[in-house]
Context: one part of a larger RNA
RNA sequence: ACCUACGAGUUACUCUCGCUGGCAAGGUUAAGCGAUUCAGUCGCGCAGCCGAAGCGAAAGCAAGUCCGAACAAGGCGUACAGUCAGCGGGAGUAGACGCGAAACCAAGUGAUCUACCCUUGGUCAGGUUGAAGGUUGGGUAACACCAACUGGAGGACCGCACCGAUAAGCGUUGAAAAGCUUACGGAUGAACUGAGGGUAGGAGUGAAAGGCCAAUCAAACUUGGAGAUAGCUCGUACUCCCCGAAAUGCAUUUAGGUGCAGCCUCGAAGCAGAGUGAUAGAGGUAGAGCGACUGAUAAGAUGCGAGGGCUUCACCGCCUAUCAAGUCUUGACAAACUCCGAAUACUAUCACUUGGUCUUCGGGAGUGAGGGCAUGGGUGCUAAGGUCCAUGUCCGAAAGAGGAACAACUCAGACCACCGGCUAAGGUCCCGAAAUAAGGGCUAAGUUGAACAAACGAAGUAAAACUGCAAAGACAGCUAGGAUGUUGGCUUGGAAGCAGCCAUUCAUUUAAAGAGUGCGUAACAGCUCACUAGUCGAGCGGUCCUGCAUGGAUAAUACGCGGGCAUAAGCAUAUAACCGAAGCUAUGGGAUUGUAGAUGAUACAAUCGGUAGGAGAGCAUUCCAUUCAGCAUAGAAGCAGUAUCGUGAGGUAUUGUGGAGCGGAUGGAAAAGCAAAUGUAGGC
Numbered sequence: 001a002c003c004u005a006c007g008a009g010u011u012a013c014u015c016u017c018g019c020u021g022g023c024a025a026g027g028u029u030a031a032g033c034g035a036u037u038c039a040g041u042c043g044c045g046c047a048g049c050c051g052a053a054g055c056g057a058a059a060g061c062a063a064g065u066c067c068g069a070a071c072a073a074g075g076c077g078u079a080c081a082g083u084c085a086g087c088g089g090g091a092g093u094a095g096a097c098g099c100g101a102a103a104c105c106a107a108g109u110g111a112u113c114u115a116c117c118c119u120u121g122g123u124c125a126g127g128u129u130g131a132a133g134g135u136u137g138g139g140u141a142a143c144a145c146c147a148a149c150u151g152g153a154g155g156a157c158c159g160c161a162c163c164g165a166u167a168a169g170c171g172u173u174g175a176a177a178a179g180c181u182u183a184c185g186g187a188u189g190a191a192c193u194g195a196g197g198g199u200a201g202g203a204g205u206g207a208a209a210g211g212c213c214a215a216u217c218a219a220a221c222u223u224g225g226a227g228a229u230a231g232c233u234c235g236u237a238c239u240c241c242c243c244g245a246a247a248u249g250c251a252u253u254u255a256g257g258u259g260c261a262g263c264c265u266c267g268a269a270g271c272a273g274a275g276u277g278a279u280a281g282a283g284g285u286a287g288a289g290c291g292a293c294u295g296a297u298a299a300g301a302u303g304c305g306a307g308g309g310c311u312u313c314a315c316c317g318c319c320u321a322u323c324a325a326g327u328c329u330u331g332a333c334a335a336a337c338u339c340c341g342a343a344u345a346c347u348a349u350c351a352c353u354u355g356g357u358c359u360u361c362g363g364g365a366g367u368g369a370g371g372g373c374a375u376g377g378g379u380g381c382u383a384a385g386g387u388c389c390a391u392g393u394c395c396g397a398a399a400g401a402g403g404a405a406c407a408a409c410u411c412a413g414a415c416c417a418c419c420g421g422c423u424a425a426g427g428u429c430c431c432g433a434a435a436u437a438a439g440g441g442c443u444a445a446g447u448u449g450a451a452c453a454a455a456c457g458a459a460g461u462a463a464a465a466c467u468g469c470a471a472a473g474a475c476a477g478c479u480a481g482g483a484u485g486u487u488g489g490c491u492u493g494g495a496a497g498c499a500g501c502c503a504u505u506c507a508u509u510u511a512a513a514g515a516g517u518g519c520g521u522a523a524c525a526g527c528u529c530a531c532u533a534g535u536c537g538a539g540c541g542g543u544c545c546u547g548c549a550u551g552g553a554u555a556a557u558a559c560g561c562g563g564g565c566a567u568a569a570g571c572a573u574a575u576a577a578c579c580g581a582a583g584c585u586a587u588g589g590g591a592u593u594g595u596a597g598a599u600g601a602u603a604c605a606a607u608c609g610g611u612a613g614g615a616g617a618g619c620a621u622u623c624c625a626u627u628c629a630g631c632a633u634a635g636a637a638g639c640a641g642u643a644u645c646g647u648g649a650g651g652u653a654u655u656g657u658g659g660a661g662c663g664g665a666u667g668g669a670a671a672a673g674c675a676a677a678u679g680u681a682g683g684c
Stems, first nucleotide, its partner, number of pairs: 002683005011094013026050003032044005054061002064076003097235002100232001104225006115199009124189001126158003129154001133150006162186003166183005201217001204212002238618003242614002248261005262367002264364007272357001273354009287340001288338002294334002298330005305323002307320004370395010400411003415589003420585003426579003429564003437575001439573001441571002448566002456551002460548003465543005477535005483508003488502003514529001518527002590608007619673001621670008630662002638657008
């Protein structure tokens, strides 16, 4: 682990609500007593309790009363039946569903372990060092002092026993709940040790570590208060059926608890709700705007004024790559701006549609940690699977299909059965059900093939628009020319088309040729270009827009469209098929509610996912009462198998085993159902 047995909302009293019953303006007895067929029942017992009248603090008054001066106003009352039992839901007081603390207090028991103390005993191999003192000799005036010998001190030295415990290894379900091995410290001392005795729990003892006080110590152990308390964790046992939440607001020594409200359920009463349309309203959001305010604001023009410069004895005056009011032109911002201003949402009335819709009162709850997504916002970095609001939705409490897988994304809400059919999202080459479907395009990058890439770069390619040149020959290529005044003037060492400056960059010859497009030279030279002719013979350029591709393109083992793979089986468009779910439908069956019916049978309609939770109906176990004048050695209970009935909990029959009790029906009462509690005991 498993199996078996045990194992958790009980009982008493009080209150409250409901159901059932008795009596009813009344209802009812308690203790006690009597009778009796004696765990019972019947009678007596009216003390008491509740109700039938309230108001006021009270005196008191009374369908009224209190406040008040009030005959005012106002508050509380005056219509509506209660009471006694039984049963059920809930609350309170009690341990109050069960198990669980760490702790607190009281009375006791402990110093055979250990700490310290007292009394009385015991133990310390062997070796070493050699203090004081002494003796003798030397020495001194006398001391001092020196030497040798003697002597035997010491929390002295080395090292057994003994006591300890510094390091490492081993051991770690150990040989051992602290050990073993090898090294190690003390070992005549504040040493170690035997026996007897003393100190006790907020106390002792402590060369002090909060150490030790019987394998227990920041307060021992035992018993009791005691079932302490636990806003915490865990567990809480048979079935079917109907409905079905919340994770919000306010408050809280409150934040993982609780109260009230909200949302769920059951009962009663009311017919009040919701959606759509029309009509009528209030509003200042989105947007927009700002010579309509408050602010903010870019560029240009003008320039009040200021700064700076020049000038002046001073005044005046002149200038400006500075700042700048105001005005003008153009542009443009705002949650706390508005001359304006929607859509929605909200309110009211009417009409239509619709119903486990709505409201109030009463019984019972649970919830009060929420989460994702979309949209509008705050915060943050227009970061987060972030955080805080709002509106909606889903998950939570929702299975099924798609999305490779994947609570909340898409489709769609599962009463049951079924080897029928149609569809949704999504798909149709193979894995894989269904098209290697049909039409006209695009892509060449394996781009792509569900889901991220930008600024920027580029004769990729396809389509569209505008425009220029061109048979009087375009564009590209090739052949030839590309000159003269002149080396233009200036500058300069030089400046000749080509360092730089100037310009009426002019004129001439020309088919054409710039006072020169780029290389080049120190300057020239030289090579080109513009421009022209010839050759060639048909389209060639420019701008702009769109589709798909391209570079930009970097993440840590490799590969990865779900895979195989695919030039379509990629992308966009378009046609008509098919597949595809627990959706819809067909067939059969069940249940709930409503309507009709008679509360039945039945028919019709709608409904039947579900956690916390509310409500209803049942099954089984043990015992009791009544009954079947039930069953049983011709075989009871129990156990095992088979068959069968019921939606299910379960029931019945029969066979085997077993060997003496047991059941059906109608009621009643509970020590009344186990998979879980690191549950308890036993077995294995």